Predicted 3D model of a 390-nucleotide part of an RNA (large-subunit ribosomal RNA, domain III) from an uncultured Actinomycetes bacterium.
[in-house]
Context: one part of a larger RNA
């Protein structure tokens, strides 16, 4: 230079409270903004920033009684959620092995490795801070057992178990369209609760709000897929009743088997719901009792990895089913009872992550209300959030 530029997109006003001190903190009223997001839930990443109490030197582009700041104390509860005790992909490691003067490189068997496969829990309540984790209620999975019920066997193969082996299955691309449902929304003269007018009218087909509910169990629907059976058998590295190959017979659209949303019944004599009464300074606690239906629209969700179609022909392995090899004297199923390990779980999703900053940038997935509209455009609103630190 200069108390100059700047104070980083944005709406506040008033009343009350606290306090030494209030434009900014807390409470309230009005106003305003976002509303395919400025809402809610999660992955990554961060790592205590979460909650409570006490503070204001610094940090906060001003002040601060406030804070993601300082100090102290507290907080993350799981058989079922996510990961491991299961499986494999790319990739990586790699006994022996091959190569290399060494260092080391490659790689078989084998292993590790999710971003994929498999796999059993839902609803409500509760804290200042956690909840599919605690509590209440109702379930499910695996394993075990002096018990108990039902069945089969106990002659050495016939009960039963059963591969690390065989087979099936898991098991998959792009595009398209029809249907059946549900979620959700809307309406209601029906039902419930509250209201009856600051200004003329308003007991009315009046006004405002509400009319809810899971897993699981039973049932097996709209629909979808598949022919069935007997014999033979050089293949499936041994075997096979399984798969594959061949033949005969019975069906031609059924029977049967498998699959399958949703609805219905139970779950629920429950929970939620609003209201009334009582206690209390309040927070809150106790008790009584509401309706809980019908119609329309209707998904991007489910049936469905289905169906149709196209050519570029679209992971693997395990769980699972089956077949024998083999084991085998007790064993299969139900009930009841018991047991159930390790890690994560707070909070943020932008002022807490990546950008040196409380930075107009960047950051994957899910949910997707109303009116108008083809629409996730746009405008205004809802739930919810916010008024962006001078």
């Nucleotide at each position: 230079u200069a108390g100059u530029a700047a104070c980083g997109a944005a709406a506040g006003a008033c009343g009350g409270g606290u306090g030494a001190g209030a434009a900014a903190c807390c409470c309230g009223u009005c106003c305003a903004c976002c509303g395919a997001u400025u809402a809610c839930c999660c992955a990554a990443g961060g790592u205590u920033u979460c909650c409570u109490g006490a503070g204001c030197a610094a940090c906060g582009u001003u002040a601060a009684u406030c804070g993601g700041c300082u100090c102290a104390g507290g907080g993350u509860u799981a058989g079922u959620c996510g990961g491991g005790a299961c499986c494999u992909a790319a990739g990586c490691c790699g006994a022996g092995g091959c190569c290399g003067u060494c260092a080391g490189g490659c790689g078989u068997a084998g292993g590790c490795g999710a971003u994929g496969g498999a796999c059993a829990a839902c609803a409500g309540g509760u804290u200042g801070a956690u909840a599919u984790u605690c509590c209440u209620g109702u379930a499910c999975u695996g394993c075990g057992u002096c018990u108990u019920c039902c069945g089969c066997g106990u002659u050495a193969u016939u009960a039963c178990c059963g591969a690390u082996g065989g087979g099936g299955g898991g098991a998959c691309g792009g595009g398209g369209a029809a249907g059946g449902a549900u979620a959700a929304g809307c309406g209601a003269a029906c039902c419930c609760u509250g209201g009856c007018g600051u200004u003329g009218g308003u007991u009315g087909a009046c006004c405002a709000g509400g009319g809810a509910c899971a897993a699981c169990c039973c049932u097996g629907u709209a629909g979808g897929a598949c022919g069935g059976u007997u014999c033979c058998u050089a293949g499936g590295a041994a075997a096979a009743u399984c798969c594959g190959g061949g033949a005969g017979c019975c069906a031609u659209a059924a029977a049967g088997u498998c699959u399958g949303a949703g609805a219905g019944g139970g779950g629920a004599c429950g929970u939620c719901g609003g209201u009334c009464g009582g206690a209390g300074a309040a927070a809150u606690c106790c008790g009584g009792c509401a309706a809980g239906u019908c119609g329309c629209u209707g998904a991007u969700u489910c049936c469905a990895u289905a169906c149709c179609u196209c050519c570029g022909a679209g992971a693997a392995a395990a769980g699972c089913c089956u077949c024998u090899a083999g084991g085998g004297a007790g064993u299969g199923g139900g009930a009841a009872c018991g047991c159930a390990c390790c890690c994560g779980u707070a909070c943020c999703a932008a002022a807490a992550c990546c950008g040196a900053c409380a930075c107009a940038g960047g950051u994957g997935g899910g949910u997707a209300g109303g009116u108008a509209g083809a629409g996730c455009a746009u405008a205004c609103c809802g739930a919810g959030g916010u008024g962006a630190u001078c």
It was read from a public genome assembly. It matches the Rfam family "Bacterial large subunit ribosomal RNA". Rfam links the family to the GO terms ribosome and structural constituent of ribosome.